[in-house]
RNA sequence: UUUACCUCCUGGCAAACCUGUUGAAAGACAGGGACGCAAAGCCACGGGCCUAAUGCUUAAAAGCAAUGGCAGCCGGGUUGCCUGG
Numbered sequence: 001u002u003u004a005c006c007u008c009c010u011g012g013c014a015a016a017c018c019u020g021u022u023g024a025a026a027g028a029c030a031g032g033g034a035c036g037c038a039a040a041g042c043c044a045c046g047g048g049c050c051u052a053a054u055g056c057u058u059a060a061a062a063g064c065a066a067u068g069g070c071a072g073c074c075g076g077g078u079u080g081c082c083u084g085g
Stems, first nucleotide, its partner, number of pairs: 005085002012037002017032006035072001041078003045075003048070003054065004
């Protein structure tokens, strides 16, 4: 210095839910709040999942489809903290 695992200190992030804003929705943002997380930091490249404004189909109900999303679904890429083994 690099990789994997365990561990210590200082800390970090923030699920559900509530309130407000935004969006057609999924969701996102802010505040409160902590279920958990050693990358639960960042990135839509691959898989998967969610929604369907809009379009197509349908007698109707409904169904199909991202150009919209989810990084706290997994993989991948990339950056990083701590001190002992």
Molecule: c-di-GMP-I riboswitch aptamer
Organism: Bacillota bacterium